Source information:
This is a predicted structure of a 124-nucleotide RNA (c-di-AMP riboswitch aptamer (ydaO/yuaA leader)) from a soil metagenome. Its Rfam family is "c-di-AMP riboswitch aptamer (ydaO/yuaA leader)". Its family is annotated with cyclic-di-AMP binding and regulation of gene expression in the Gene Ontology. The coordinates come from a structure-prediction model, not an experiment, and the mean pLDDT is 81.
RNA sequence: CGCCGAGAUCCAUGGAAACCAUGGAUGCGGGGGACCCAAGUAACCGGGGCUAAUUUCUCUUUGAGAAGAAUAGGGCACUUCCAAGCCCGAGCCCGUCAGCUAACCUCGUAGGCAUUUGGGGGGG
Numbered sequence: 001c002g003c004c005g006a007g008a009u010c011c012a013u014g015g016a017a018a019c020c021a022u023g024g025a026u027g028c029g030g031g032g033g034a035c036c037c038a039a040g041u042a043a044c045c046g047g048g049g050c051u052a053a054u055u056u057c058u059c060u061u062u063g064a065g066a067a068g069a070a071u072a073g074g075g076c077a078c079u080u081c082c083a084a085g086c087c088c089g090a091g092c093c094c095g096u097c098a099g100c101u102a103a104c105c106u107c108g109u110a111g112g113c114a115u116u117u118g119g120g121g122g123g124g
């Protein structure tokens, strides 16, 4: 200079200084929350949210977990379409509670990395 991602910028104060701490604002992202609409009720194995990260089968196992093969879906450097190739397909949270949802209320603004190729269109 760039990539994944909402996760950036500015201001003030403190500080010798910092991409430091605190606070504020703007931008971006998430959650809660009416009428209408949707949804039978109860019980059972509660239910729900962020995210691309769901689902199935097999092996193993007392069970759980772990492992393997797939899969919804996602990423590969201005953007888009086509073709080929490579990679991911995790994790965390709420706590018995939440459909959609205007007004309104509220939360986050991290973390991790090092760049695939060809053709067509558009843009710079």
Base pairs, nucleotide, nucleotide: 002113003112004111008026009025010024011023012022013021014020027109028108029107030106031105032104037099046097047094048093049092050091055070056069057068058067073088074087075086076085078122079121080120081119082118083117084116